[in-house]
RNA sequence: GGCCUGGUCCCGCGCGGCGGCGACCUUCGAACCGUGUCAGGUCCGGAAGGAAGCAGCAGUAAGGAGUGCUCGUCGGGUGCCGCGGGGCAGCCGGGCCCGA
Repeated sequence: GGCCUGGUCCCGCGCGGCGGCGACCUUCGAACCGUGUCAGGUCCGGAAGGAAGCAGCAGUAAGGAGUGCUCGUCGGGUGCCGCGGGGCAGCCGGGCCCGA
C1' cells in the first nucleotide's frame, strides 16, 4: 500500500426483561331506585290461608383496595441477546498478500 472479513449503521423475525392496560384470584362494597330469605308489623279473608314487603342476613352489580413461578395486549434512546437480509471502508477489531 492492497484485498477479505466481523462489529458499529438500516430492515425483518425471535427471545428475555421493564412499564401501562385488561382478564383471572382475594377482599370491601346497594337505606330505596337489584336478587334470595324475609323477624316485626301492614293488607285481603268468617276461617283456612294468601299478598305486598321494611329492618336484618346471604350471595352479588357498578365501583374501590390488595396480590401474582398466571394469561392476553400495547409500548420503548429495554438488552456488553440470537438469526437472516441489506449497506459501508468513516471508526474499531481480525486474517492474508506485496513492498520498504